[in-house]
């Protein structure tokens, strides 16, 4: 001085005053009221509603096609876009952190200005000019044909690097050497990979967080799901062959006095379950690098319903500041933020205090 994790997030005590459950006690119209004793009573996030699911309903069963959703590899999980551990690449002295992490040689697309030229492109400045061609004096000279892409310019990015030979001049033209690609072969690894040999054209760009391709999943709606009791009403008309199960397609089942849309008109707006014993919590072993599972022991820890879970009082204390005779006094007082069908994750927000590992 960093990085990674994990706990806590003010305690104690009196009183008052909600609301659940359990007892007992008294009333009763028997629906249920009143009084006590005991317990118990917002969270690490309850926030976001971004995800996966338990449930419920759709009929007792499908297929296809769209559409979504994900994208290395093994593993955990009920699942998952989570969670472990590992490849690969990127950051970092490291400890660690991040990745939208299959295919660019199926196919289409797209990349502004510069620049000769942005993908099997390209010759602006250049270099050569042997051959051939013009001049002239043996020789030289021009650079027209024509040959070149090795230097240069432009750009984010120029068709592998670098030496060396060859060349008229140059180029993988050829050689050595590294890089990459592809064949082929050995090794380690469950796998993604990773390391090594040996031949080879020499050497074919980014971009899929653009269409698309390919692998893999994936029914729909949702606790205001549903389900039951009470009470009380009155149904008309019109559409139309359809309705149901996803959007559409087959298929299947009911239907034709049905079911469905619409319009008009009546009733009720109550109460009960659902609703909180769970894919549950905590400690101990024990398997595994770990997530995690097992295995014993022990614990019930909100369930409201215009919606309860609080408030006063008194004292204790972190963090801060101030002061000092260093014994301590004085001020002051703690952050994000409230459950509603329930879990398992991401995400975001969080004053203070503690504690572990590593670099």
């Nucleotide at each position: 001085a960093g990085u990674c994790c994990g706990u806590u997030g003010a305690g104690u005590g009196a009183c008052u005053g909600c609301g659940g459950u359990u007892c007992g006690a008294g009333g009763u119209u028997c629906g249920c009221c009143u009084c006590g004793u005991a317990u118990c009573g917002a969270g690490g996030a309850a926030a976001g509603u971004c995800c996966g699911g338990a449930c419920u309903u759709c009929a007792c069963a499908g297929a296809g096609c769209a559409g979504g959703a994900u994208g290395c590899u093994g593993g955990g999980u009920a699942a998952c876009c989570c969670c472990c551990a590992g490849g690969c690449g990127g950051c970092g002295u490291g400890a660690g952190c991040c990745g939208a992490u299959g295919g660019a040689u199926a196919g289409u697309g797209c990349a502004g200005c510069a620049g000769a030229g942005a993908g099997a492109a390209g010759a602006c400045c250049g270099c050569c000019g042997a051959u051939g061609g013009c001049c002239c004096u043996a020789g030289g000279g021009c650079a027209c044909a024509g040959g070149u892409a090795a230097g240069g310019c432009u750009g984010a990015a120029a068709c592998g690097g670098u030496g060396a030979g060859g060349u008229a001049a140059g180029a993988g033209c050829u050689c050595a050497c590294c890089a990459g690609c592809a064949g082929u072969u050995c090794g380690g690894g469950c796998g993604a990979c990773c390391g090594g040999g040996c031949u080879g054209g020499c050497u074919u760009g980014g971009u899929a967080a653009a269409c698309c391709c390919c692998g893999u999943c994936c029914g729909a709606a949702g606790c205001a799901a549903g389900a039951c009791c009470a009470a009380g009403c009155a149904g008309g008309a019109a559409c139309a062959u359809g309705a149901g199960c996803u959007g559409c397609u087959c298929g299947c089942u009911c239907g034709a006095c049905a079911c469905g849309u619409u319009c008009c008109a009546g009733g009720u707006g109550g109460g009960u379950c659902g609703c909180a014993c769970g894919a549950g919590g905590g400690c101990a072993c024990c398997a595994g690098u770990a997530a995690u599972g097992g295995u014993g022991c022990u614990c019930c820890c909100a369930g409201a319903u215009a919606g309860a879970u609080a408030g006063u009082c008194a004292u204790u204390c972190a963090u801060g500041g101030g002061g000092u005779u260093c014994g301590c006094c004085c001020c002051g007082g703690g952050a994000c933020a409230g459950a509603a069908u329930c879990c398992g994750g991401c995400u975001u927000a969080c004053a203070g205090a503690c504690g572990g590992a590593c670099u």
Record summary
This is a predicted structure of a 359-nucleotide RNA (Bacterial RNase P class A) from a marine sediment metagenome. The coordinates come from a structure-prediction model, not an experiment, and the mean pLDDT is 79. Its Rfam family is "Bacterial RNase P class A". Rfam describes the family as follows. Ribonuclease P (RNase P) is a ubiquitous endoribonuclease, found in archaea, bacteria and eukarya as well as chloroplasts and mitochondria.